[in-house]
This record gives sequence, C1' cells and structure tokens, in this order.
RNA sequence: CCGCACGGGAGAGUCUCCGUCGACCCAGGACCCGUCGUUGCGGAGCGCCGAAGGGGCAAACCCUCCCCGGAACCUCUCAGGCGCCAGGACCGUGCGGG
Repeated sequence: CCGCACGGGAGAGUCUCCGUCGACCCAGGACCCGUCGUUGCGGAGCGCCGAAGGGGCAAACCCUCCCCGGAACCUCUCAGGCGCCAGGACCGUGCGGG
C1' cells in the first nucleotide's frame, strides 16, 4: 500500500400531481370524500443532500525561466442519494497478501 471479516458511520421532501391495491368509514348496494397501511405500490414534476465513484483548482514543491505536474471530508453535482433496507468517505479491531 492492497484485499477480506466484524463494529461504528453524516446529510437531504412522510412536497405536488396522476394511476393503482387492501382495510375501515358509509345506508340495503355502488361511486366519491376521508382515515389507516411498508411516508401502501408505481410513474412524472419540482425542491434538496454529498462521505461510493467521477470532474475541477491554489500555494509549497519541481525547473535557469516558462510549460507540465500539484490534495482534500474544498468545490461541481455527471453519477449516486433524500421512510426502512441497501450504500457510505472515514475510524477501530482482527486476518491475509505485496
């Protein structure tokens, strides 16, 4: 330095609209409205986050000089993410390899 295992690990919409499922409500039946469900599920729109990955840059430094090079949790938000799960830079412990 690389890999694996375990543990820890932040941020941002239960926004709007459309479609749709079940239960409840309802009056003898259906529809609508409302409530509940894994913010029910799917799609679209707008808003937002940044700690996978990706892009960008200063000084020191390098060089006679110029050019090139020149980091990040900084920045851009392409990607990704904004319930849970998953992911997650980074940190700790253990093991293996170079």

Record summary:
Glycine riboswitch aptamer from uncultured Nocardioides sp., 98 nucleotides, folded computationally. NCBI's taxonomy places the organism under Bacteria, Actinomycetes, Propionibacteriales, Nocardioidaceae, Nocardioides. The RNAcentral record of the sequence draws on MGnify. The model forms 90% of the base pairs in the Rfam consensus. Model confidence (mean pLDDT): 80 of 100.